RNA sequence: GUCCCUGUAGUUCAACGGAUAGAAUACACCCCUCCUAAGGGUGAGAUGUAGGUUCGAUUCCUACCUGGGAUA
Numbered sequence: 001g002u003c004c005c006u007g008u009a010g011u012u013c014a015a016c017g018g019a020u021a022g023a024a025u026a027c028a029c030c031c032c033u034c035c036u037a038a039g040g041g042u043g044a045g046a047u048g049u050a051g052g053u054u055c056g057a058u059u060c061c062u063a064c065c066u067g068g069g070a071u072a
Stems, first nucleotide, its partner, number of pairs: 001071005007065001010025004018055001027043005048064005
């Protein structure tokens, strides 16, 4: 250089082109408890960037960026 794969809460993962993008864990607050752990409740938190297609894009297309792999 060429080709392939990957990118979503702090972390690990979901999501036929259509529901307020959903869980687990972590975090904050509250309940419970003599205290802690465990348990229960509530809350905040995410689609790599820029375009395109579409009534509608996490999903499809293009380029770029990040990480990984193959090839010489």

A computed fold for a 72-nucleotide RNA from a candidate division WWE3 bacterium, annotated as transfer RNA.
The prediction has a mean pLDDT of 80.
The sequence was found in a public genome assembly.
It matches the Rfam family "tRNA". Its family is annotated with triplet codon-amino acid adaptor activity in the Gene Ontology. Rfam describes the family as follows. Transfer RNA (tRNA) molecules are approximately 80 nucleotides in length.